[in-house]
RNA sequence: CACGCGGGAGAACUGGCGCAAAGCUGGUGCCGAAGGAGCAACCGCCCCGGAAACUCUCAGGCCAAAAGGACCGUGUG
Numbered sequence: 001c002a003c004g005c006g007g008g009a010g011a012a013c014u015g016g017c018g019c020a021a022a023g024c025u026g027g028u029g030c031c032g033a034a035g036g037a038g039c040a041a042c043c044g045c046c047c048c049g050g051a052a053a054c055u056c057u058c059a060g061g062c063c064a065a066a067a068g069g070a071c072c073g074u075g076u077g
Base pairs, nucleotide, nucleotide: 001077002076003075004074005073006072007071012028013027014026015025016024017023029062030061031060035058036056037055038054042050043049
């Protein structure tokens, strides 16, 4: 690094369509753990370069379930 297995957080109210459910859609608010961007403690031999779980919230997400999920453990290569 790739794949398998196990664990894995945060944040919601409301309007419209609809008999209802499902679903679609709008408004406002919010979250930080895919991805992305910014700052730079630090690493490093100048240059080059690397660099957070901090900051932003473009993307993503906000009943439950499912899915996703940084990261952690573990097995194989």
Molecule: Glycine riboswitch aptamer
Organism: Falsiruegeria litorea